[in-house]
RNA sequence: UGCUCAUCCAGAGGGGUGGAGGGACCGGCCCUGCGAAGCCCCGGCAACCAUCUCAGCAUGUGACACUCGCGACUUGCGAGGCGGCUGAGGCAGGUGCCAACUCCGGCCUGGGGUCAAAGUGGCCAGCCAGGAAAGAUGAGGG
Numbered sequence: 001u002g003c004u005c006a007u008c009c010a011g012a013g014g015g016g017u018g019g020a021g022g023g024a025c026c027g028g029c030c031c032u033g034c035g036a037a038g039c040c041c042c043g044g045c046a047a048c049c050a051u052c053u054c055a056g057c058a059u060g061u062g063a064c065a066c067u068c069g070c071g072a073c074u075u076g077c078g079a080g081g082c083g084g085c086u087g088a089g090g091c092a093g094g095u096g097c098c099a100a101c102u103c104c105g106g107c108c109u110g111g112g113g114u115c116a117a118a119g120u121g122g123c124c125a126g127c128c129a130g131g132a133a134a135g136a137u138g139a140g141g142g
Base pairs, nucleotide, nucleotide: 003140004139005138006137007136008135013042014041015040016039017038021031022030023029025106026105027104028103043098044097045096048094049093051090052089053088054087055086056085057084059083060082066080067079068078069077070076102134107131108130109129110128111127112124113123114122115121116120
C1' cells in the first nucleotide's frame, strides 16, 4: 500500500517549545496571536487485541504425559483437563483517543417544505428519517 471483519450519538487536557495554521478531501460552518500544526513532558478516557477469573453452550483432537473413576494387570473405556463459541467481571501489557455525533453535508431512497407551473419540473448541508460511499481506529490475513 490494497483486502476482510467489527466499531464510530459515550468518555477524557494541562505545561513546555514553536510561531500560523487546523478540523482527511470538496462545499459549508467552526477553532485559532486570550497562540494553530508539529515535537517533548506529565496526566486522563476507553477497553479493539493480549492476559486473568467465573458461568453457560456446542463439539473435537493428540503424544496420552497429568488427575479421578471403572475394568484389566500386555493393552483399554469414560469424565475432567486442553482447544472452540457466547456472556459477565478484573487488569492495563500492545495499540488508540482526549472542541463540535466521524462538526454538518456530498450519492441514493422515503417523507416533508418551497418556487414556478401543468410536461410537470427546479431547489432545500442553514427540513426529518433510513441506507450507501468516503474516512478513522482496532484485529486478522496477503